[in-house]
Molecule: small-subunit ribosomal RNA
Organism: uncultured prokaryote
RNA sequence: AGAUUGAACGCUGGCGGCAGGCUUAACACAUCAAGUCGAGCGAGAAAGGCCUUCGGGUUGAGUAAAGCGGCGGACGGGUGAGUAACGCGUAGGAAUCUACCUGGUAGUGGGGGACAACAUGGUGAAAACCAUGCUAAUACCGCAUACGCCCUACGGGGGAAAGCGGGGGAUCUUCGGACCUCGUGCUAUCAGAUGAGCCUGCGUUGGAUUAGCUAGUUGGUGAGUAAAGGCUCACCAAGGCGACGAUCCAUAGCUGGUCUGAGAGGAUGAUCAGCCACACUGGGACUGAGACACGGCCCAGACUCCUACGGGAGGCAGCAGUGGGGAAUAUUGCGCAAUGGGCGAAAGCCUGACGCAGCCAUGCCGCGUGUGUGAAGAAGGCCUUAGGGUUGUAAAGCACUUUCAAUUGGGAAGAAAAGUUUGUGGUUAAUAGCCACAAGCCCUGACAUUACCUUUAGAAGAAGCACCGGCUAACUCCGUGCCAGCAGCCGCGGUAAUACGGAGGGUGCGAGCGUUAAUCGGAAUUACUGGGCGUAAAGCGCGCGUAGGCGGUUUGUUAAGUCAGCUGUGAAAGCCCCGGGCUCAACCUGGGAACUGCAGUUGAUACUGGCCGACUAGAGUACGAGAGAGGGAGGUAGAAUUUCAGGUGUAGCGGUGAAAUGCGUAGAGAUCGGAAGGAACAUCAGUGGCGAAGGCGGCUAUCUGGACCAAUACUGACGCUGAGGUGCGAAAGCGUGGGGAGCAAACAGGAUUAGAUACCCUGGUAGUCCACGCCGUAAACGAUGUCAACUAGCCGUUGGGGGGCUUGUCCCUUUAGUGGCGCAGCUAACGCGAUAAGUUGACCGCCUGGGGAGUACGGCCGCAAGGUUAAAACUCAAAUGAAUUGACGGGGGCCCGCACAAGCGGUGGAGCAUGUGUUUAAUUCGAUGCAACGCGAAGAACCUUACCAGGUCUUGACAUCCCGAGAAUUUACUAGAGAUAGUUUAGUGCCUUCGGGAACUCGGUGACAGGUGCUGCAUGGCUGUCGUCAGCUCGUGUCGUGAGAUGUUGGGUUAAGUCCCGUAACGAGCGCAACCCUUGUCCUUAGUUGCCAGCACGUAAUGGUGGGAACUCUAAGGAGACUGCCGGUGACAAACCGGAGGAAGGUGGGGACGACGUCAAGUCAUCAUGGCCCUUACGACCUGGGCUACACACGUGCUACAAUGGCAACCACAGAGGGUCGCAAUCCCGCGAGGGGGAGCUAAUCCCACAAAGCAGUUCUUAGUCCGGAUUGGAGUCUGCAACUCGACUCCAUGAAGUUGGAAUCGCUAGUAAUCGUAGAUCAGCACUGCUACGGUGAAUACGUUCCCGGGCCUUGUACACACCGCCCGUCACGCCAUGGAAGCUGGUUAUACCCAAAGUCGUUACUUUAACCGUUUGGAAGAGGACGCCUAAGGUAGAAUUAGUGACUGGGUGAAGUCGUAACAAGGUAGCC
Repeated sequence: AGAUUGAACGCUGGCGGCAGGCUUAACACAUCAAGUCGAGCGAGAAAGGCCUUCGGGUUGAGUAAAGCGGCGGACGGGUGAGUAACGCGUAGGAAUCUACCUGGUAGUGGGGGACAACAUGGUGAAAACCAUGCUAAUACCGCAUACGCCCUACGGGGGAAAGCGGGGGAUCUUCGGACCUCGUGCUAUCAGAUGAGCCUGCGUUGGAUUAGCUAGUUGGUGAGUAAAGGCUCACCAAGGCGACGAUCCAUAGCUGGUCUGAGAGGAUGAUCAGCCACACUGGGACUGAGACACGGCCCAGACUCCUACGGGAGGCAGCAGUGGGGAAUAUUGCGCAAUGGGCGAAAGCCUGACGCAGCCAUGCCGCGUGUGUGAAGAAGGCCUUAGGGUUGUAAAGCACUUUCAAUUGGGAAGAAAAGUUUGUGGUUAAUAGCCACAAGCCCUGACAUUACCUUUAGAAGAAGCACCGGCUAACUCCGUGCCAGCAGCCGCGGUAAUACGGAGGGUGCGAGCGUUAAUCGGAAUUACUGGGCGUAAAGCGCGCGUAGGCGGUUUGUUAAGUCAGCUGUGAAAGCCCCGGGCUCAACCUGGGAACUGCAGUUGAUACUGGCCGACUAGAGUACGAGAGAGGGAGGUAGAAUUUCAGGUGUAGCGGUGAAAUGCGUAGAGAUCGGAAGGAACAUCAGUGGCGAAGGCGGCUAUCUGGACCAAUACUGACGCUGAGGUGCGAAAGCGUGGGGAGCAAACAGGAUUAGAUACCCUGGUAGUCCACGCCGUAAACGAUGUCAACUAGCCGUUGGGGGGCUUGUCCCUUUAGUGGCGCAGCUAACGCGAUAAGUUGACCGCCUGGGGAGUACGGCCGCAAGGUUAAAACUCAAAUGAAUUGACGGGGGCCCGCACAAGCGGUGGAGCAUGUGUUUAAUUCGAUGCAACGCGAAGAACCUUACCAGGUCUUGACAUCCCGAGAAUUUACUAGAGAUAGUUUAGUGCCUUCGGGAACUCGGUGACAGGUGCUGCAUGGCUGUCGUCAGCUCGUGUCGUGAGAUGUUGGGUUAAGUCCCGUAACGAGCGCAACCCUUGUCCUUAGUUGCCAGCACGUAAUGGUGGGAACUCUAAGGAGACUGCCGGUGACAAACCGGAGGAAGGUGGGGACGACGUCAAGUCAUCAUGGCCCUUACGACCUGGGCUACACACGUGCUACAAUGGCAACCACAGAGGGUCGCAAUCCCGCGAGGGGGAGCUAAUCCCACAAAGCAGUUCUUAGUCCGGAUUGGAGUCUGCAACUCGACUCCAUGAAGUUGGAAUCGCUAGUAAUCGUAGAUCAGCACUGCUACGGUGAAUACGUUCCCGGGCCUUGUACACACCGCCCGUCACGCCAUGGAAGCUGGUUAUACCCAAAGUCGUUACUUUAACCGUUUGGAAGAGGACGCCUAAGGUAGAAUUAGUGACUGGGUGAAGUCGUAACAAGGUAGCC
């Protein structure tokens, strides 16, 4: 990601159907929601109408209203506060009542006295009340009767009633009726039905940081109630409940069902239905069939209202509605037409139940917002590689249709009864009446302008919302620039954002769409189905043992569990299946299935259980033998340390990385023998032994536990595990008393250090030891609970037994331990593997993301320290395990490199040069550890030049296009610093189809030019570096769940991943090497400008000339070197060592050549280039300045400091280059730089061009010098428009520092270092001491790999992966946060004790009083009132418990880049941890 909701919010909104609609304040509330009966009773109006004699009568009407009486107000409707309960659900039960209704039986006789209404009087504001008088009844009370009924001691005793209405033939009559009959009531009783009450089994939330609760409590006897029952009371007994969770606290109405889920479950309990509870809060009873009563009563309390202040009234959790609360939930509608209810004989009345309508997209369902055609692929938008693409057949256009809405007209069903007439039947004496049926007639619709049908018009009136980085369907542009913002998780945004905002396009759903909230799912993430515990969270430190759970073989029995059949129940609705009705669907409706459950009954008997027996394989006992640091408590030995006293003896000892503190001339240490005292037991000693674990180690005697082995005998399941409980339990610690040699927290001193409260050293107290008593924890570890069974092997070792012979230091076998490998299997992997982490069984303990925290609070334990039990708020998106690849290590092994070492010469000190820092108007910019700094720059006086100051231009200095003019070009003058501006001179070209065209110049317009402006972190290209290091990879295969590994590791060897061998690898690629260039030897070919041996000519001399092609050389091609040969070593290998030959020997020397990659390395200023920025300027031109600064610091060099030297003079030998805008000879001038002049040379021909160190001799003689040359003065030369800032060179003069350089540091292994000069590029000239190239002379040293640096391979550890320049800990300071403690303070709740006590039931009563009955007429019985008593709500008091809020201060958590250190991760630099 899905499904769902009584929802709410945002945006949007056409219609209909069916549902639903205060989840919050059980907060407070103005009208209506329960009446009805005149056929129970008495009494009884008025308005109006009619009549009238005007008095009134009659009608209204026996109506309305009120009263007595009956029935109903216990139903219907609402709500969920309370309740964890027999409240609910389910299945049962017995000791009950039941109005109205149905059926049966028997009755309904005869009397009496009142009270309302009413009248009169009175009190009061009112509500209402009082007194007196009259009256009826289906109101009330006796009497009679009593089938059945009730009580009983079984003899007996007790108790009822009411009438009313309709009709009527005969008979009687006081004319009222009696009487008969029908209907309906009434009484008693028996049944039924319905409803209600009560009891029981089972099920029904969380907390044990709630473990004990209970006096009417548990039971008995008796009494009361409709009924069983401590339900209540009296008496008696002392019980009852609880770890299978009592009591207490918190939360909650329960169920059918609903949502979800594959299911099991989880969540929930709106609407509909069943039950319960409640009715402002608390208590109470009355009436009644039924209530302790929503629209009844009494009392108390809070609140509201009225009041004349005395006193009264009220209860929307009924329907609407109002206020309030809230994110949030509707009309003060119509009607009793239907269904249902109450009353009534009925008509009927009442009914906010109900039927309908109204509001709301709240949900579900259905319909519509058009259909077809239509490419110029229109316009517009957006994008673009500028071509086009897309929006898009979409629109427009053309042709159709008209659902819904609008409009016109019509138009069902929901209605059946009742009433009345007739007929038939029943009842009856009856053709009345009543009842049943049938037919005719009459009449009843809130909804309703209904559903539905139809007319008319026209595409006409009807589309939005969210999303487009991944999960997740859907992509581009612009804006923004870690801002604004997004975000469900990961995460996006710091100038190219598919992630923010907008747009275009797209995707999804659609009258809705998103968001939020909530539930289930995914989540096997609490695991019953269906999880785990060696290292990820998780085995109690270890035993013994209670309850509980589980339990060997077997006969019989039972039938509790279990299984099967049947019966009852499991309400209806809902879900599911099959039908039916609304046009379909939602919805409604008929039938079925299902409701997995419970109960009863009948069977079955394998298994489990119960009971009676039996057995021996589990377990145990006895007898025998051996092993052992098993335990307790005695005794005792030796070595060593220390101390003490003494002897010998002299200057140190001790200690460390090095020292010091300390001890010692008052005699230490050393040494000798002696004494004292305490503690621990070397060797043996061993992945050896014993013990449950902790743990146990000299020897000996004693007491004692357990295991093992062998062979028999006995008991007969006696067993396993084990919540609570109980015991043991290292070290440290605590208490009391001893002891104290050594060691040694704390402490002291000395060192180390930035510090050093440490590591190191010298001392040293508790403690360590003993006795007794506590503590009860450890990384108490095998990080592995106990018990039992099964499942390949091999090799050790300890104890016991058996066997064999070859008698051994032997072999085989068995059993109990203890170890190492290893198959199967298991495991995330590591690993485990008969001593399981395998396969199973039994029981216990424990776990559920990290931190907070094993902490707080509470309880228990403890002398204390503390232990045990054990949370939450808050916070993070991880924390963790195992393994992999790297990287790293003050880890290890092997190896290499001018890396060290061995050497040679330098730098660092001086002066100067040059670059950098620094400075400045500018000192343009870039390069910044190695890998920037004589670097870009192979050449800044102007130019270059990009910088600064000032002056100028604006289609522009440069390119293309268009228009106009003009050849181009050029002379001179003026102004100006110049750019530039003005005037002026010369000049008319080329092609031509005669129109014009091409080049060039000037002017103009706009497209555009231009930018050394930014971004090297947008880029290409190029380059540096590790590093010329030997590495980096791939295919297939194999191994591994995988990341990955193997190959590439190993043994050798090499400069080399070079080669060989081995090998689950076999091959291959990029690198190495080789191929290329150069150099070293030879050969062949070719000989000019090069060469000259021989021949000849010539010169003062010279290959100068003829000639030659031998040599050198030149430049083409070949040869040569391959570990090829020999010997040795090595593994019969690769290879190495030595040798021969050879110009060269093991890569011959040098160069070019740089793997995969790393450093966001360098460069946008070589060039190219995306994006951004400037456009009378960040473009362009000019003049001057600057890049050349100068306190100082650094890098790189040159020259020196001198005698291996300087100076002067003589002599000799290169290579490689360059030259016509040039190199320039001979010659002349100048001390010289140079000048004049110009032969030759487009170069093997001529020139630059004398190479210098060097050789041979002279001089200087150790000095700031005949060293050194800086600096400065003067005079010049050359280049150049121009040498002031700011060129080079020459000459004369001047003659600074410097006497070999601190710490430190660089280069170099042979033609190398060192030293000497030569040439070139750039270039007018030059800073050149730089760079690049060339040759000359030409060393020393390497034992070796310990160390420094860098690198390679293997291995190891890791908490690192931005990879050690890593990671990371704690205090302190600051911010924020929830929470604990806290002197206290303020509320709530609960129980207990006491005080007071309303209403009220019950009881008592000696007071007052009374119609019915009795009476002997005083009275009695019975009642009423009052009073008293018990109980008791509210209230009060007291001490408690518990809970919530608050509280100075304080503990804690967390956070960013703060401070201090560096504890951990590597041997983390003192191994770490408990």